[in-house]
Context: one part of a larger RNA
């Protein structure tokens, strides 16, 4: 130094952008830097290796050679690979013209329901459970009727539906705004791909400051069950949940599967085009792009995977090396804290 791996065994950074830095179509010329091949020196002897010789052999000793795969210099080659210039369009990407969609951001609306206020009607009982009990009520509860306030979520439609890089988006309507798809054509002309570090974006909970608070509910109080009940069940109920700004950076952040490109049977279902044939009504059949379930070859320890690969390959980047000690200790970096990042070892089976 090669050589093994990462769906459940130890291992894919949560997800993007993206610098250095690897790697990069297709075709011409030119160059010779890597590549190659001839010569030069040189690469001490001794060792090793091969042919001979000397001791009766053999250890040893000795001649010659080889090998030293290396470096210097020079003459050459010109496929590859670098480098310069020049073309191309099949990668990428711009323009036109379409239709989809919870894809973001700000604003203004809307109805159902729960709770609470006022005000009618009306009376003992509500209410909860496995069964009670705290609780609430004759100072009129529960129940109904009408009106008002007030947050907070958007039943139906609904769909292995759809959109986003992921986290994640779900009532309507308006404004602003990225993104992918499609189908002709023009158009630049390699502009490309992965990215150490950096940098941004990240559910829920938690923090700060201001607001907000119907419902829901950690912490708590109470009643119960129990031998006990710091729980499971009831009644309550505070931070939270909601807004605005700022932190905070973790998740079973999963498809437990890193991105890009290429290949390799097929059968259905479904979402958005677009073309085409029959017909005017259910339909066929062809394509691109996405989401599913079954599969044939293959992979797999098996389970499964199967053109959305876990198959067959390429290039780039990240991570793995027995269990515990530990994702801790120390230092370090971030953080208002909480705590996140980085990240051992003694020892022991």
């Nucleotide at each position: 130094c090669u050589g093994g791996g990462c769906g459940u065994a130890a291992a894919g950074c949560g997800c993007g952008c993206g610098u250095a830095g690897g790697c990069g179509g297709u075709u011409g010329u030119g160059u010779a830097a890597g590549u190659c091949g001839g010569a030069u020196g040189u690469g001490a002897a001794a060792g090793c290796c091969c042919a001979g010789g000397g001791c009766u052999u053999a250890a040893c000793c000795u001649u010659g050679g080889a090998a030293u795969u290396g470096c210097u210099u020079u003459c050459g080659a010109a496929a590859c690979u670098g480098c310069a210039c020049g073309g191309c369009u099949a990668g990428a990407g711009u323009a036109u013209g379409g239709g989809a969609g919870a894809g973001g951001a700000a604003a203004g609306c809307g109805g159902a329901a729960u709770u609470u206020c006022c005000g009618g009607u009306g009376u003992a009982g509500c209410g909860g459970u496995g069964a009670a009990a705290u609780g609430c009520g004759u100072a009129g509860a529960u129940a109904u009727c009408g009106g008002g306030a007030g947050g907070a979520a958007c039943a139906u439609c609904a769909g292995u539906g759809g959109c986003g890089a992921a986290g994640g988006c779900g009532g309507c309507u308006u404004u602003c705004u990225g993104g992918a798809c499609c189908a002709a054509u023009a158009c630049u002309g390699a502009c490309g791909c992965u990215g150490a570090g950096g940098u941004g974006c990240g559910a829920a909970a938690g923090c700060g400051u201001g607001g907000g608070g119907a419902g829901c509910g950690a912490a708590c109080a109470g009643g119960a069950u129990u031998a006990g009940a710091u729980a499971c069940c009831c009644u309550g109920g505070u931070a939270g949940u909601c807004c605005a700004c700022g932190c905070c950076g973790u998740a079973a952040a999963c498809g437990a599967u890193g991105a890009c490109a290429a290949c390799u049977a097929g059968a259905u279902g479904u979402u958005g085009g677009g073309a085409g044939a029959a017909u005017u009504u259910g339909u066929c059949u062809c394509u691109c792009a996405g989401u599913g379930u079954c599969g044939c070859a293959g992979c797999u320890a098996a389970c499964g995977c199967g053109u959305u690969a876990a198959g067959u390959u390429g290039u780039c980047c990240g991570c793995c090396u027995g269990g515990g000690g530990a994702g801790u200790a120390c230092g370090c970096c971030g953080g208002c804290a909480a705590c996140g990042g980085u990240a051992a070892a003694a020892c022991u089976c």